[in-house]
RNA sequence: AACGAACGCUGGCGGCGUGGAUAAGACAUGCAAGUCGAACGCUAAUUAAAGGGUAGCAAUAUUCUUUAGUUGGAGUGGCGCAAGGGUGCGUAACACGUAGGUAAUUUGCCUUGAGGUUUGGAAUAACCCGAAGAAAUUUGGGCUAAUGCCAAAUGUGGCGAGGGUUCGGCAUCGGAUUCUCGCCAAAGCUGGGGAUCGCAAGAUCUGGCGCUUCAAGAUAAGCCUGCGGCCUAUCAGCUAGUUGGUGGGGUAAAGGCUCACCAAGGCUAAGACGGGUAGCUGGUCUGAGAGGACGACCAGCCACACUGGAACUGAGACACGGUCCAGACACCUACGGGUGGCAGCAGUCGAGAAUUUUUCUCAAUGGGCGAAAGCCUGAAGGAGCGACGCCGCGUGGGGGAUGAAGGGCUUCGGCUUGUAAACCCCUGUCAUUUGUGAACAAGCGGCAUUCGUUAACAGCGGGUGCCUUGAUAGUAGCAGAAGAGGAAGGGACGGCUAACUCUGUGCCAGCAGCCGCGGUAAUACGGAGGUCCCAAGCGUUGUUCGGAUUCACUGGGCGUAAAGGGUGUGUAGGCGGUCGAGUAAGUUUGUUGUGAAAUCUCCAAGCUCAACUUGGAAAAUGCAAUGAAAACUGCUUGGCUAGAGGAUUGUAGGGGGGGCUGGAAUUCUCGGUGUAGCAGUGAAAUGCGUAGAUAUCGAGAGGAACACCAGUGGCGAAGGCGAGUCCCUGGACAAAUCCUGACGCUGAGGCACGAAAGCUGGGGGAGCAAACAGGAUUAGAUACCCUGGUAGUCCCAGCUGUAAACGGUGCGCAUUUGCUGUAAGCGGAAUCGACCCCGCUUGUGGCGUAGCUAACGCGAUAAAUGCGCCGCCUGGGAAGUACGGUCGCAAGAUUAAAACUCAAAGGAAUUGACGGGGGCCCGCACAAGCGGUGGAGCAUGUGGUUUAAUUCGAAGCAACGCGCAGAACCUUACCAGCUCUUGACAUUCGGGGUAUGGGCAUCGGAGACGAUGUUCUUCAGUUCGGCUGGCCCUAGAACAGGUGCUGCAUGGCUGUCGUCAGCUCGUGUCGUGAGAUGUUGGGUUAAGUCCCGCAACGAGCGCAACCCUUGUCCCUAGUUGCCAGCACGUAAUGGUGGGAACUCUAGGGAGACUGCCGGUGACAAACCGGAGGAAGGUGGGGAUGACGUCAAGUCCUCAUGGCCCUUACGGCCAGGGCUACACACGUACUACAAUGGUCGGUACAGAGGGUUGCGAAGCCGCGAGGCGAAGCCAAUCCCAGAAAACCGAUCCCAGUCCGGAUUGGAGUCUGCAACUCGACUCCAUGAAGUCGGAAUCGCUAGUAAUCGCGAAUCAGCUAUGUCGCGGUGAAUACGUUCCCGGGCCUUGUACACACCGCCCGUCACACCAUGGGAGUUGGCUGCACCAGAAGCAGGUAGUCUAACCGCAAGGAGGACGCCUACCACGGUGUGGUCAAUGAC
Repeated sequence: AACGAACGCUGGCGGCGUGGAUAAGACAUGCAAGUCGAACGCUAAUUAAAGGGUAGCAAUAUUCUUUAGUUGGAGUGGCGCAAGGGUGCGUAACACGUAGGUAAUUUGCCUUGAGGUUUGGAAUAACCCGAAGAAAUUUGGGCUAAUGCCAAAUGUGGCGAGGGUUCGGCAUCGGAUUCUCGCCAAAGCUGGGGAUCGCAAGAUCUGGCGCUUCAAGAUAAGCCUGCGGCCUAUCAGCUAGUUGGUGGGGUAAAGGCUCACCAAGGCUAAGACGGGUAGCUGGUCUGAGAGGACGACCAGCCACACUGGAACUGAGACACGGUCCAGACACCUACGGGUGGCAGCAGUCGAGAAUUUUUCUCAAUGGGCGAAAGCCUGAAGGAGCGACGCCGCGUGGGGGAUGAAGGGCUUCGGCUUGUAAACCCCUGUCAUUUGUGAACAAGCGGCAUUCGUUAACAGCGGGUGCCUUGAUAGUAGCAGAAGAGGAAGGGACGGCUAACUCUGUGCCAGCAGCCGCGGUAAUACGGAGGUCCCAAGCGUUGUUCGGAUUCACUGGGCGUAAAGGGUGUGUAGGCGGUCGAGUAAGUUUGUUGUGAAAUCUCCAAGCUCAACUUGGAAAAUGCAAUGAAAACUGCUUGGCUAGAGGAUUGUAGGGGGGGCUGGAAUUCUCGGUGUAGCAGUGAAAUGCGUAGAUAUCGAGAGGAACACCAGUGGCGAAGGCGAGUCCCUGGACAAAUCCUGACGCUGAGGCACGAAAGCUGGGGGAGCAAACAGGAUUAGAUACCCUGGUAGUCCCAGCUGUAAACGGUGCGCAUUUGCUGUAAGCGGAAUCGACCCCGCUUGUGGCGUAGCUAACGCGAUAAAUGCGCCGCCUGGGAAGUACGGUCGCAAGAUUAAAACUCAAAGGAAUUGACGGGGGCCCGCACAAGCGGUGGAGCAUGUGGUUUAAUUCGAAGCAACGCGCAGAACCUUACCAGCUCUUGACAUUCGGGGUAUGGGCAUCGGAGACGAUGUUCUUCAGUUCGGCUGGCCCUAGAACAGGUGCUGCAUGGCUGUCGUCAGCUCGUGUCGUGAGAUGUUGGGUUAAGUCCCGCAACGAGCGCAACCCUUGUCCCUAGUUGCCAGCACGUAAUGGUGGGAACUCUAGGGAGACUGCCGGUGACAAACCGGAGGAAGGUGGGGAUGACGUCAAGUCCUCAUGGCCCUUACGGCCAGGGCUACACACGUACUACAAUGGUCGGUACAGAGGGUUGCGAAGCCGCGAGGCGAAGCCAAUCCCAGAAAACCGAUCCCAGUCCGGAUUGGAGUCUGCAACUCGACUCCAUGAAGUCGGAAUCGCUAGUAAUCGCGAAUCAGCUAUGUCGCGGUGAAUACGUUCCCGGGCCUUGUACACACCGCCCGUCACACCAUGGGAGUUGGCUGCACCAGAAGCAGGUAGUCUAACCGCAAGGAGGACGCCUACCACGGUGUGGUCAAUGAC
């Protein structure tokens, strides 16, 4: 894009189309084929006339007969029923299409032409009378007609036989003509009446319609042929009337169409035979086209008519609405027997997703009959139903901003729906209603008239005038009326794909064409608002084509994505060098015929337009006939030598087959020597060995393989080939000449070869070695390792026929820049000669230009550029599997699917990450050391458990002395209880007060709170008004409040990799691209630090430096700090005067930069050593943390989106809990002691803090502490005694004079309050613990270790914590193999939430599809046989017999019966094939 569609939602009108696609299932009912009286007889009714009878006086009525007419009925006869209409079962076929043939044929009605139409005869239906039967119907006797039937005559003529003449054809042969013989026709009906005849009927005549013979035409049909159009080779061979001939029969007609005989043919890889499917075509849909799919409607052909068979009649049928038979089904029945065939039009049931009215009319068009009127016509023309399709129209138009209300959203300002509505002004299509009102109609016929025919004004034929015929339909159209009044939905809105928000839901419910959406902020689900697209439709489903160059003719590929056959040889086939001649099959071109109409295209025309319809043109790419041309291809023929081949001379070679021979080594046997091990492994063990091994010497046996040479070297088609030599044999190459003359290339099938393993038979068997055994390893170890060991490996004969049979690259030929090895041969130059050197050919390698390639790569040995031929591919899996076939002894090989399932599978390259890959490097990473943890007690944190609650968070490193730099109340978030509800707190509105607010006291209560009393104070402005602001109280409303949830919605902050050296960008360049380069490389560094090199050149964030501190010096300044010198003073002290030197303080400077020297290095960067220096190579320490990672941590610091609570998840209160305790873990402290404990004496810091504070001296207390109050807002005073150390004393190795837990008692302090649950002091008590398993942590110098001091928080304290400060003060580092972490380069990758990755198989359960399966059932079909209805043909003479012959008897002829052949249904047996089903 399309559809004969269906389904869902919706639905105003009209036009034109279209509508059983499934069950060729079954059908009730009605209709669809009749007509002719001008072919014929009979009969009924009726009209008229005539005649007779009856009744009556008669008119008249009635009845009978005859004649004429009209209308019916059945019948004989004629024509029609073979058309029209339906369907698509069958059919793969001369069925269809196209082009031809018929010299091998027929053709009713029709047209034209030439003739004829004579004489007779016998029946029969109807009808009448019987019989049988339920019926259908049948039957006997009798009468009768014809355009029915029969006989005879004639013969223009036809046919047959024989003969002659002539013309023509591709052949059999055909046409014309002529002679002789034989055979063969016919029917009447009707109109007319002038002349003639007849009593009349009528004859004769005349017109028309018929009949008959022949010829021709037209139409219609039969038969034959070329070519064309489905799938399947898992169908490869088929065929006995089969192929042909002769003869007979048969047909309208050729023909094995049929029969007898003869011959043995015919078809097939260009697909026979078989199987499946299917009506074919014009055309339709799609497509740029080529194609692909389809074959509704319309048109042509075919086939069929319940299923199967058969003939009859006829011009035509083997017959849709005919016959006979058989069968199934249905109906009627009196059970004896009958009837039926909608795939005609309507309609019914059924099955189905699904397909209409039991309508009107013959008015038109057409058909049948008829002389005609006319009759018939479910053909046809119309209407009805269905949005099934196409086309057209409408559902209103203009104005209208308070941008109304309502809805939706919102950042609360607004935005949007939206000029949309309302409202105002118009219009009137469609529908409604009223009125009017067509075309399609021309005829036939009748009447009148005229011309012709004719004797005629009968008739017939032609013309003119008038009259008459409409189903659709009171429809189309036209006119009037009224009123915006009656007329919009469907789908979508994540991307593809036009269109976005809110809300509900919470991996649920659901969506989904693909990707995918949904796990609490869903533009994807449901709803809503809005928007978008179409619109009387819109979506969904199905199907076809397109996109798909995704079967590639146009127009693809095969090194690695799917794809080169394992290799050769060669058949068919395809393709083929050069120069001539001929031919004309292909080819090109002209002409002619045909290519139905419709359709399509173009141009016109008609319906108001369009759809639709009509006319014309074009097209119909085709086929055939007939001319022409001769380049190319083909064919025939004659040449040529450049392809190919042969001859000659040489060359190299693991090319092949066979024979013979050889040495080294392994093993075994024998003998000698000799003694305890050997062998084996990562380490071992099994094994061998004192019965003498291994080792070693000698001799022997036997099998297999051939070291060195040996080489991207050689040979071969491939597989493959390696000791020497002999015999036989294939191929290749080089050089030069001679010869043949296209002999060539490829190659479906075929044939041959074809590693290893394997198989059969026979040998052989040293070593090795599947299976197997044992030992190890291991969680296991049916493995890797070890010790043994059988098939096998070897030979002969045969089979197998496969490999990553690989260059993953089919074969042949040609063309296309180069460089460089190597093997074989030849030539040139040169040489004494051999090389070296130059060139040519053939083979074998490396690199590389152009070009090609997705890239990798290939690149004269192409994967470049061309030609020829073969093989192969078409998403992954299932599967190289199943079934079937072929081959094989088997194993198996070969050929080779489908169901089902997935949305990928795959290639090459890129960036990362990873590796029990590689290289380089670093880090207290290991190592070397020192000290710890893990064991004890206690402190603290966590888990767990418990609890009313033990609030919450943190979870490997990077949670666990963490948030917490202070849980008795408070904190506090938790629990139980009491209590408040605009609230403890903020803002606004409203009301009240200006005596409100604060303090204190009393009472009740656990308190919050409530009540009462008392006291103190008396805001600002002012228009002087409680007027305004402020403040207070308060009913209420907005709101407050939440440590409630989500750190996976977030901000901010933080941890970590990691103070690791990395992370990027611009421009350029390279690459199709992802990307690369830079950033890699060589050095060097702590460092992407620096240097050099380089298609890169630069730059940014990081590194470093700049900052702070510390170490040295200088300058400045000199109090509260300092005191050398001067002076004063004290018991003593910088105490005082003074000093400004020193220390110090705190400001500013200097200093260090690989600067200097030597060496190494690449003349670099830099490194090593040295000098100087307080300090040396970043001097030490700190602050400083790149791009990013971990959905890392935190909603309980704070902020914040969303959700949730609102007399509670909020607020207040008192009490409890966070402090629990069988247990487990982390981090600390104190120890276990003598490098120590205790006692006494004595010395030296730094950095801090202090007014709600630090608090001196003095006094009291054993002590904690108390009293006390000086000083200090601090270089001044205080905290404040530093401790280890040092000097002495004592203890003497013990659970101790170690250790201090625990417990008892007594106190101190803080605080409203130390019970749960504080710290400290004193007295008493005196637990575990004697250096700590596996494991594990920190530290490289002023460090570890050890010693004390201070601060924050804080009323107090759980601090042994944390953060700082100083004192004393080590040991060790060979080194980078290993563990851990990290950096750079490289490599592999099937990983990319990235190795905590990915992923394989078994097993369990459920389900699906398929194969096998003892079988079972069914469909189709082959062969053999039985059987044989109806019917035709043949035979027969049993029965019967009108026409003709005959005087008759009888005959001819016919019918029935019977028989035979053929044959449908049916049956039996045995095969094939396809399905279904089947335990397992």